Predicted 3D model of a 77-nucleotide RNA (c-di-GMP-I riboswitch aptamer) from an uncultured Geobacteraceae bacterium. The model forms 94% of the base pairs in the Rfam consensus. Its Rfam family is "c-di-GMP-I riboswitch aptamer". About the family: GEMM was predicted in a large-scale screen for bacterial structured RNA regulatory elements.

[in-house]
């Protein structure tokens, strides 16, 4: 490098929803909970999707929508 996930081993994330809270909104944060994930770790580059107050002609949001980068635990080879 590269392939994998295997009680080999340490783990690790948390999806619907519920309750707070921000936010015009999509949807973000915190606690619970736990569908699922070998990168569900990051990062908005490149597609897709998705909001749309204001009064500006543009913005915002989803990395658990695909893809690419860029990091990483164990085995193997």
């Nucleotide at each position: 490098u590269c392939c994998g996930u295997u009680u080999c081993a340490a783990g690790g994330u948390a999806a619907c929803c519920c309750u707070a809270u921000c936010g015009a909104g999509a949807g973000g944060u915190a606690g619970g909970c736990a569908c699922a994930c070998a990168a569900a770790g990051u990062c908005a580059c490149a597609g897709g999707u998705c909001c749309u107050a204001a009064u500006a002609a543009a913005g915002g949001a989803c990395a658990g929508c695909u893809g690419g980068g860029c990091u990483a635990c164990c085995g193997g080879a």